Predicted 3D model of a 71-nucleotide RNA (transfer RNA) from Candidatus Iainarchaeum sp. RNAcentral holds the sequence, with entries from ENA and Rfam. Its Rfam family is "tRNA". Rfam links the family to the GO term triplet codon-amino acid adaptor activity. Rfam classes the family as a transfer RNA. The organism belongs to Candidatus Iainarchaeum, within Archaea.
RNA sequence: GGGCCCUUAGUCCACUGGCAAGACACGGCCUUCGCAAGGCCGGGAAGCGGGUUCGAUUCCCGCAGGGUCCA
Numbered sequence: 001g002g003g004c005c006c007u008u009a010g011u012c013c014a015c016u017g018g019c020a021a022g023a024c025a026c027g028g029c030c031u032u033c034g035c036a037a038g039g040c041c042g043g044g045a046a047g048c049g050g051g052u053u054c055g056a057u058u059c060c061c062g063c064a065g066g067g068u069c070c071a
Stems, first nucleotide, its partner, number of pairs: 001070007010024003018054001026042005047063005
């Protein structure tokens, strides 16, 4: 320098053109003499910019970061 892949919550990850699911973690309540475990409830996420579209996390382009292969 080139090809390919990835980027979603504090962490791991699902989803897919119609308003983003789950787990752990976090907060509250219940339970306990207390803690842990458990149960219920709750807050929190689509890397950045542009394009296509009635509508973009999803499709396209660029940029950034990471991984891998080649040179």